A computed fold for a 358-nucleotide RNA from a Zetaproteobacteria bacterium, annotated as Bacterial RNase P class A. The coordinates come from a structure-prediction model, not an experiment, and the mean pLDDT is 77. The model forms 95% of the base pairs in the Rfam consensus. It matches the Rfam family "Bacterial RNase P class A". The family's RNA type in Rfam is ribozyme. About the family: Ribonuclease P (RNase P) is a ubiquitous endoribonuclease, found in archaea, bacteria and eukarya as well as chloroplasts and mitochondria.

[in-house]
RNA sequence: GGAGUGAUCCGGGUGGUCGCGCCGGCGAAAACCGCCGUCGAGGAAAGUCCGGGCUGCACAGGGCAAGGUGCCGGAUAACGUCCGGCGGGGGUGACCCCGGGAAAGUGCCACAGAAAGCAGACCGCCGUCCCCGUGGACGGUAAGGGUGAAAGGGUGCGGUAAGAGCGCACCGCUCUUCCUGGUAACAGGAGGAGGCACGGUAAACCCCACCUGCAGCAAGGCCAAAUAGGGAAGCAUAUGCGUGGCCCGCGCAGCUUCCGGGUAGGCCGCUUGAGCUUGUCAGCAAUGGCAAGCCUAGAUGAAUGACCGCCUCCCUGAUCACAGGGAACAGAACCCGGCUUACAGGAUCACUCCACCU
Numbered sequence: 001g002g003a004g005u006g007a008u009c010c011g012g013g014u015g016g017u018c019g020c021g022c023c024g025g026c027g028a029a030a031a032c033c034g035c036c037g038u039c040g041a042g043g044a045a046a047g048u049c050c051g052g053g054c055u056g057c058a059c060a061g062g063g064c065a066a067g068g069u070g071c072c073g074g075a076u077a078a079c080g081u082c083c084g085g086c087g088g089g090g091g092u093g094a095c096c097c098c099g100g101g102a103a104a105g106u107g108c109c110a111c112a113g114a115a116a117g118c119a120g121a122c123c124g125c126c127g128u129c130c131c132c133g134u135g136g137a138c139g140g141u142a143a144g145g146g147u148g149a150a151a152g153g154g155u156g157c158g159g160u161a162a163g164a165g166c167g168c169a170c171c172g173c174u175c176u177u178c179c180u181g182g183u184a185a186c187a188g189g190a191g192g193a194g195g196c197a198c199g200g201u202a203a204a205c206c207c208c209a210c211c212u213g214c215a216g217c218a219a220g221g222c223c224a225a226a227u228a229g230g231g232a233a234g235c236a237u238a239u240g241c242g243u244g245g246c247c248c249g250c251g252c253a254g255c256u257u258c259c260g261g262g263u264a265g266g267c268c269g270c271u272u273g274a275g276c277u278u279g280u281c282a283g284c285a286a287u288g289g290c291a292a293g294c295c296u297a298g299a300u301g302a303a304u305g306a307c308c309g310c311c312u313c314c315c316u317g318a319u320c321a322c323a324g325g326g327a328a329c330a331g332a333a334c335c336c337g338g339c340u341u342a343c344a345g346g347a348u349c350a351c352u353c354c355a356c357c358u
Base pairs, nucleotide, nucleotide: 001354002353003352004351005350006349007348008347009346010345012311013310014309015308016307017306018305020040021039023037024036025035026034027033042329046340047339049338050337051336052335053334054216055215056214057213066212067211068210069209070208071085072084073083074082075081086099087098088097089096090095100207101206105205106204107201108200109199122145123144124141125140126139127138128137129136130135153171154170155169156168157167158166172196173194174193175192176191177190178189179188180187181186220268221267222266223265230259231258232257233256234255235254239253240252241251242250243249275294276293277292278291279290280289281288282287312327313326314325315324316323317322
């Protein structure tokens, strides 16, 4: 200098004018209004995919079902997240990706191919026979070719008609017993048995272990009009209607007072919290402990904006100057921890590979 890998951070700045939302103060000031002051979107506020807090309902205990997770150890309120390891795969490397069980059983494996699961024989090779050619039939074989994502150990020697774990040596593999290291996953080693059985798929059913009660701030709670209707007490029982042949009685209709539910509406929940900043200690780390300081949106048809000047960045005009245009993704709604996805441009740190110079 070039090419990369892994993290972290910023994501327009500044001044002025006008405007908006919450809160506080002042004005006679409860409301409206006016003035002043503080604060006023994000790294993802997004998707709503996981986990937890919180709230209501349910709940003795256990089991079934259903859903989820899945190497080992740790972190955490919890997690499908994170950290550190282990194993496998990829990369020259920094580094990245994946993770229970396919020897309990069942199912499936498109196309191609002879054969895809009790393996198999198209070409080839070999033998016998026919026939006699640029052939055919039967049989053997699985080394070579071919198909496929995948064809059932590898190399060599022996062996054979040709071949083959058919036999043997070495390497690999499976099962088993033990030793050493490690908390463990696992790694290393020693002995024995076995010619090699057991292809893939569990985001197919399934098996094993563990976890999970259901709903969600439109949760949930409080205050409480008008109108209609309900309940209780009292008054009137003069009148009407119903019941009944008639009377009494009973019921309904009337007036006054009181009560409760609930709608509109309002209030709480609502932002002081697994909080933020700095320092320090423990730990490889995730993270945790301690001390000091700080308060940093709470709207409810829903505020967080607009304009101007200077600077910054991008595009165009061939460069400078200058001119014109433009400013990534997006936007709170109970809160928090993650994951995933979107993102113009920029900054920092650590590391790797290549080339060159000293």